[in-house]
RNA sequence: AGCAAAGUCUUCUAGGGUUCCGGGCUCCUCGCAGAGGAGUCGGCUGGUCCGAGAGAAGACGCAUCGGCUUCCAGCAAGCCGGUGUACACGGCGGGAUAAAAGCCCGGGAGAA
Numbered sequence: 001a002g003c004a005a006a007g008u009c010u011u012c013u014a015g016g017g018u019u020c021c022g023g024g025c026u027c028c029u030c031g032c033a034g035a036g037g038a039g040u041c042g043g044c045u046g047g048u049c050c051g052a053g054a055g056a057a058g059a060c061g062c063a064u065c066g067g068c069u070u071c072c073a074g075c076a077a078g079c080c081g082g083u084g085u086a087c088a089c090g091g092c093g094g095g096a097u098a099a100a101a102g103c104c105c106g107g108g109a110g111a112a
Base pairs, nucleotide, nucleotide: 007060008059009058010057011056012055015050016049020047021046022044023041024040025039026038027037028036029035030034061085062084063083064082065081066080067079068078069077070076071074087107089110093105094104095103
């Protein structure tokens, strides 16, 4: 200095906020054990929601090994099974959505 499947997806989690639901508070109205309306609070452990490259599990894929089957007889194809898929410190700022974030820019800048 360069290369990499350092792949894709699903369900979750840490985390995140506040459109919607629920909850709290204040005020108003009514036919007042209550109901309805307006405003406000996420400094409400909730439901919905967003959600990780550096979190989890799973599926597929990929790599490799073995077994079986097939015929075109090959590092062939298909099926089944085993194994592997490592490592990973990280801003400021910007972007989306109602909004925020370990979301996206981004395995980026930078550090080592």

This is a predicted structure of a 112-nucleotide RNA (Guanidine-I riboswitch aptamer) from Paenibacillus spiritus.
NCBI's taxonomy places the organism under Bacteria, Bacillati, Bacillota, Paenibacillaceae, Paenibacillus.
The model forms 100% of the base pairs in the Rfam consensus.